[in-house]
Molecule: c-di-GMP-I-GGC riboswitch aptamer
Organism: Planctomycetaceae bacterium
């Protein structure tokens, strides 16, 4: 530098519940632990999701649904990338 142990010291916190913010995806706080060797931070390229505007189609229609494109957003505990970090078994 890599790597990741039936190691040590710790850390964190899914689903769900309560409160709160948001049109929404979802965020924050508290409880709670499924897990995590980066499940710390960022948001590079994708994926998925949301809102909005447009186009097309279908339904027998003053709307609904599906597909698709632009813009904006969310997630990132979905993958990838960047960056910082505890410990030191085996390789």
């Nucleotide at each position: 530098c890599u790597c990741g142990a039936u190691a040590a010291a710790g850390g964190u916190a899914a689903a769900c519940c309560g409160g709160u913010c948001g049109c929404g995806a979802g965020g924050c706080c508290g409880g709670g632990a499924c897990g995590c060797a980066a499940a710390g931070c960022c948001g590079u390229g994708g994926g998925u999701c949301u809102g909005u505007c447009g186009c097309g189609a279908u339904c027998g229609u003053c709307g609904a649904u599906c597909g698709u494109g632009g813009c904006a957003g969310a997630u990132g505990g979905c993958c990838u990338g960047g960056u910082u970090g505890c410990c030191g078994a085996a390789g």